[in-house]
This record gives sequence, structure tokens and C1' cells, in this order.
RNA sequence: GGGCGGUUAGCUCAAUUGGUAGAGCACGGGAUUGACGUUCUCGGGGUUAGAGGUUCAAGUCCUCUACCGCCCA
Repeated sequence: GGGCGGUUAGCUCAAUUGGUAGAGCACGGGAUUGACGUUCUCGGGGUUAGAGGUUCAAGUCCUCUACCGCCCA
């Protein structure tokens, strides 16, 4: 230098053919316990890496950029 994959909640990851952004763990409240833990229940938390484009509508499609990984030279 070229090719491919990845970037979504604090962490690990989903999201079907473009149509309301979710789960587990973690965190907060409550119940349970003598207390802690476990368990149950409720809740908060997102500029979907950044910018632009297409579209009625973009996490998803297109372009550029940044970072990480793999392969080729």
C1' cells in the first nucleotide's frame, strides 16, 4: 500500500427484508433476612465510533474519516 471483518447501555452481545433500540450481568428503589448473600419485583441508563449522502423512514444501504483484529504484498 491492497483486501476482509468489527465499533450499539458501565461490561459481554442481539436487533429478521430499512419500519417503536433490546437481553444478560452490573447499578438504584422495594419485598424477603436478626444482618449479609440468594431469590422475587420495579426502575434509571443510548449523539448505534465521527461526518456526509439516499429514503416518507437508516443501527441496517452508499461515500469518506478514525480506531481494533485478520490476511496479502